[in-house]
C1' cells in the first nucleotide's frame, strides 16, 4: 500500500428563557436530520452535566481542531407612536401688587398738598312726635244691711203732735264704662329737632391759601413661597423602527488532526 473485523466517535446545531449550573420537554433560527418511553404545579443530570431500551454508521464527504463567513436571537444606545403620573423649569392664561413708557379720562371754570368748620361715630340735656298710666269731665250703678224726702200703711199719745220707716222718686259709694283737648308721669326700633361735651382725622362736604398735576380705565414692562390647565419638559410604561457598540452564534468555505487486531 490494499483487504477483513473492531473500536473512540457521529447519528444534527444554536438562541432566549429557566436554573447554582447543565441538558431535555416548550418558544424561536437554521434546513432535513433513526426508533420508543419519560417531562413547566416541570423533568433527568453534576463539569466526561438528559436518563432508561432498542438499532445504523464508523476512521472520514459523514469523526475532532483552528480560522474565516454570517441567517437570527439578546443587551445597551437613539428615536417614533400612544396611555399613565408629576408640577421644578419654559412659555402662553386667570388673578394681585407695582411703574407711569404709550393710549384715555381729569384739572387754570383751579390738580395735589395744607389750614380751618360741619356731617359721618360715642355720651347727656331739651323740645315735638307717638304709645301707656293717673287726673280732670261724663254716662251707668243699691230688694235689706248708702243719704234725701218719704203716698200707703205701722207705733206712741186723751189731744196737739212725735217717732221709726217699705215702694216709688231725687242723688251717690265701690264697680262698670266712654273721653278730642288741657294737666301730671312714665317708655321707646322716636324726629330732614335745638344744644353741650368727647373722641377720630378714615371717608363726604363748605371757605381759604398755593399753582399744574391728579386718575390708573386699556396696553407695554416689573413682581408673586398667588392660581388653573399641562403644549413644551419630568418619571415610568406599552408597542414599533433603527445607525453605531457588546454578546451568542445555525448553515456553509479553507486548513489540520485520527485508534486496534488478523492477512495480503
Nucleotide at each position: 500500500c490494499c483487504g477483513u473485523g473492531c473500536u473512540a466517535g457521529a447519528u444534527g446545531g444554536g438562541g432566549a428563557g429557566u436554573u447554582a449550573g447543565c441538558g431535555g420537554u416548550g418558544c424561536c433560527c437554521u434546513g432535513u436530520a433513526c426508533c420508543c418511553g419519560c417531562a413547566a404545579c416541570c423533568c433527568g443530570c453534576u463539569a466526561c452535566a438528559g436518563c432508561g431500551g432498542g438499532g445504523u454508521u464508523g476512521a472520514a464527504u459523514u469523526c475532532c481542531c483552528u480560522u474565516u463567513c454570517g441567517a437570527g436571537g439578546u443587551c445597551u444606545g437613539g428615536u417614533g407612536u400612544u396611555g399613565u403620573g408629576g408640577g421644578a423649569c419654559u412659555a402662553g392664561c386667570c388673578u394681585u401688587c407695582g411703574c407711569a413708557c404709550g393710549g384715555g379720562g381729569u384739572g387754570u371754570u383751579g390738580a395735589c398738598a395744607g389750614u380751618u368748620g360741619g356731617g359721618u361715630c360715642c355720651c347727656g340735656c331739651g323740645c315735638g312726635g307717638c304709645g301707656g298710666a293717673g287726673a280732670a269731665c261724663u254716662g251707668u250703678g243699691a230688694a235689706c244691711c248708702u243719704g234725701g224726702u218719704c203716698a200707703g200703711g205701722a207705733c206712741c199719745g186723751g189731744a196737739a203732735g212725735g217717732u221709726a220707716g217699705c215702694a216709688g222718686c231725687c242723688a251717690u259709694a265701690a264697680g262698670c264704662g266712654g273721653c278730642a283737648a288741657c294737666c301730671u308721669c312714665c317708655g321707646g326700633g322716636u324726629g330732614a329737632u335745638g344744644u353741650g361735651g368727647g373722641a377720630u382725622c378714615g371717608c363726604c362736604u363748605g371757605a381759604c391759601u398755593c399753582g399744574a398735576g391728579c386718575c390708573a380705565c386699556c396696553g407695554a414692562c416689573g413682581a408673586a413661597u398667588g392660581g388653573a390647565g399641562a403644549a413644551g419638559c419630568c418619571g415610568g410604561a406599552a408597542c414599533g423602527c433603527u445607525u453605531c457598540g457588546a454578546u451568542c452564534g445555525a448553515c456553509a468555505a479553507a486548513g489540520g488532526g485520527u485508534g486496534c487486531a488478523c492477512g495480503g
This is a predicted structure of a 264-nucleotide RNA (Bacterial large signal recognition particle RNA) from a Thermomicrobiales bacterium. The organism belongs to Thermomicrobiales, within Bacteria. Rfam family: Bacterial large signal recognition particle RNA. Rfam links the family to the GO terms signal recognition particle, plasma membrane targeting and SRP-dependent cotranslational protein targeting to membrane, signal sequence recognition. About the family: The signal recognition particle (SRP) is a universally conserved ribonucleoprotein involved in the co-translational targeting of proteins to membranes. The model forms 94% of the base pairs in the Rfam consensus.